[in-house]
RNA sequence: CGAGUGGACCAGGCAAUCGCUCCCACCACGGUGGGGGAGGAAAGUCCGGGCUCCACGGACCAGAGUGCCAGGUAACGCCUGGGAGACGCGAGUCUACGGAAAGUGCCACAGAAAAUAUACCGCCGUCGUUCCUCGGGUCUUUGCGCCCCCGGGCGGCGGUAAGGGUGAAAAGGUGCGGUAAGAGCGCACCGCGCGGCUGGCAACAGUCGUGGCAGGGCAAACCCCACUCGGAGCAAGACCAAAUAGGGGGGCGGACCACCACGGUGGUCACAUGCGGUCCGCAUGGCCCCCGGGUAGGUCGCUUGAGCGCCACGGUGACGCGGCGCCCAGAGGCAUGAUUGCCCUCGACAGAACCCGGCUUAUCGAUCCACUCGGCUA
Numbered sequence: 001c002g003a004g005u006g007g008a009c010c011a012g013g014c015a016a017u018c019g020c021u022c023c024c025a026c027c028a029c030g031g032u033g034g035g036g037g038a039g040g041a042a043a044g045u046c047c048g049g050g051c052u053c054c055a056c057g058g059a060c061c062a063g064a065g066u067g068c069c070a071g072g073u074a075a076c077g078c079c080u081g082g083g084a085g086a087c088g089c090g091a092g093u094c095u096a097c098g099g100a101a102a103g104u105g106c107c108a109c110a111g112a113a114a115a116u117a118u119a120c121c122g123c124c125g126u127c128g129u130u131c132c133u134c135g136g137g138u139c140u141u142u143g144c145g146c147c148c149c150c151g152g153g154c155g156g157c158g159g160u161a162a163g164g165g166u167g168a169a170a171a172g173g174u175g176c177g178g179u180a181a182g183a184g185c186g187c188a189c190c191g192c193g194c195g196g197c198u199g200g201c202a203a204c205a206g207u208c209g210u211g212g213c214a215g216g217g218c219a220a221a222c223c224c225c226a227c228u229c230g231g232a233g234c235a236a237g238a239c240c241a242a243a244u245a246g247g248g249g250g251g252c253g254g255a256c257c258a259c260c261a262c263g264g265u266g267g268u269c270a271c272a273u274g275c276g277g278u279c280c281g282c283a284u285g286g287c288c289c290c291c292g293g294g295u296a297g298g299u300c301g302c303u304u305g306a307g308c309g310c311c312a313c314g315g316u317g318a319c320g321c322g323g324c325g326c327c328c329a330g331a332g333g334c335a336u337g338a339u340u341g342c343c344c345u346c347g348a349c350a351g352a353a354c355c356c357g358g359c360u361u362a363u364c365g366a367u368c369c370a371c372u373c374g375g376c377u378a
Base pairs, nucleotide, nucleotide: 001374002373003372004371005370006369007368008367010365012343013342014341015340016339017338018337020037021036022035023034024033025032026031039349043360044359046358047357048356049355050354051233052232053231054230056281057280058279059278060277061276063229064228065227066226067225068082069081070080071079072078083097084095085094086093087092098224099223103222104221105218106217107216120164121163122160123159124158125157126156127155128154129153130152131151135148136147137146138145139143172190173189174188175187176186177185191213192211193210194209195208196207197206198205199204237300238299239298240297247291248290249289250288251287252286254269255268256267257266258265259264271285272284273283274282307326308325309324310323311322313320314319
């Protein structure tokens, strides 16, 4: 100097004039003064909560979510650190990361065969047939007659899964020996299973022994395992005021007992209702249908928060404890607008609606810190 990686932070600025909105004070009730007024994502509504109301509780089933280990947190599917695997020269990045020996299922096409596996080409052995150089044997025949050996072709039977082919993947890989030819058939190393020891809280890592060894992938396939899980949501909900019609009609309440005004009232059992289902307990006691009428106004909830900043301590870190300081939007037909001037890094994505902690997505540029790689110079 260039190219990268990880992190922090800003988000046009300043001034003037008028306008909008909240709070406080004053007020002549017209207003005046002071202070405040959209984001890093306010977005998506994907997670977790606070808060509000409702739900009877317990057990089991169903359903849903998460999925290496240890921490952080109110909690989480988030964050931090570590492990394993993959990618990158590296700083670093990513992971839907429990289980395939519980079971079921899928792996197109190609290929012999994709799992209770299989033999297309090939290799070996054997039998038959045919061709045949050298050699050997045999014959009353002297012909290449017959037989044997070496070798080739074709066919049958047996062995084989080493070599080749197909494929993303084919009876674990490499090498040596062995074999008729081969094969964990044997051996060495690696891989895999089981067991021990060491380090670590653990996930795991290392090492030793043992076994010829269940052929692979997919569980973001069904499934198995571990852990967690009420519902609805500020249009939640609370209060005030006002108005109407405390309206009309119909159906269904079982058994027993007591009282009594003979109409009813009360009690017990049953029944019904109360969560997605079942069981147990508990609570309540009427249920269903049709017609018709009134109100939709106001106040609150509403912003002091698991808040923010700085310092110190503890911790690898996320973060925690403590001290000091700060108040930082609350509209409700929904507030930030308009004009002018200057500056510059020339401004993208984009506007709160109960409030927080996250994740994800979109995005113009500026600044700073740490680290990596390459080049040059000393």
About this RNA
A computed fold for a 378-nucleotide RNA from a Pseudomonadota bacterium, annotated as Bacterial RNase P class A. The sequence was found by an Rfam model in a public genome assembly. Its Rfam family is "Bacterial RNase P class A". By type it is a ribozyme.